Predicted 3D model of an 89-nucleotide RNA (SAM riboswitch aptamer (S box leader)) from Ammoniphilus resinae. Of the family's consensus pairs, 97% are formed in the model. The prediction has a mean pLDDT of 87. Lineage of the source: Bacteria > Bacillati > Bacillota > Paenibacillaceae > Ammoniphilus. It was read from a public genome assembly, where an Rfam model found it.
RNA sequence: AACUUAUCAAGAGAGGUGGAGGGACUGACCCUUUGAAGCCUCGGCAACCGACUGUUCCCAGCACGGUGCCAAUGUCAGAUCGAUGAGUU
Numbered sequence: 001a002a003c004u005u006a007u008c009a010a011g012a013g014a015g016g017u018g019g020a021g022g023g024a025c026u027g028a029c030c031c032u033u034u035g036a037a038g039c040c041u042c043g044g045c046a047a048c049c050g051a052c053u054g055u056u057c058c059c060a061g062c063a064c065g066g067u068g069c070c071a072a073u074g075u076c077a078g079a080u081c082g083a084u085g086a087g088u089u
């Protein structure tokens, strides 16, 4: 990078740095100098994968490890759309 598959109306933010953008795309709408993105620290949510526990499958639990996530239903509508996990090449 491509493909397969599951999920996407629940849930969870403070501080520092930075200094104008951000919400993937198009349109709308919204957030933002009462401080955007990015980065760092700490905290939290969830439970996809691994570990562990319930003897085993199923299922449930846990939250130790690997990810993910923490404005708004994936913000809304659209599309041959996107994101994340796991697997395969």
Stems, first nucleotide, its partner, number of pairs: 001089008013042005021031003025078004043070003048066003052061003074081001